[in-house]
This is a predicted structure of a 73-nucleotide RNA (transfer RNA) from a bacterium. It matches the Rfam family "tRNA". By type it is a transfer RNA.
RNA sequence: GCGCGCUUAGCUCAGUUGGUAGAGCAUCGUCUUGACGUGACGAGGGUCGUAGGUUCGAAUCCUGCAGCGCGCA
Numbered sequence: 001g002c003g004c005g006c007u008u009a010g011c012u013c014a015g016u017u018g019g020u021a022g023a024g025c026a027u028c029g030u031c032u033u034g035a036c037g038u039g040a041c042g043a044g045g046g047u048c049g050u051a052g053g054u055u056c057g058a059a060u061c062c063u064g065c066a067g068c069g070c071g072c073a
Base pairs, nucleotide, nucleotide: 001072002071003070004069005068006067007066010025011024012023013022019056027043028042029041030040031039049065050064051063052062053061
């Protein structure tokens, strides 16, 4: 330099055919316990890497850039 894949919550990851973004763990609160832990219920937390384009509507489709990984040279 070229090709392919990935980038979504603090972490690990889902997200179907474009239609108001989720799970588990973690954190916080309440209940339970003599207390801790376990367990039950609930809450907070995201402008979906970034900049554009298409569209009535984009995490999703298209393009550039950045980061990470793999392969080729």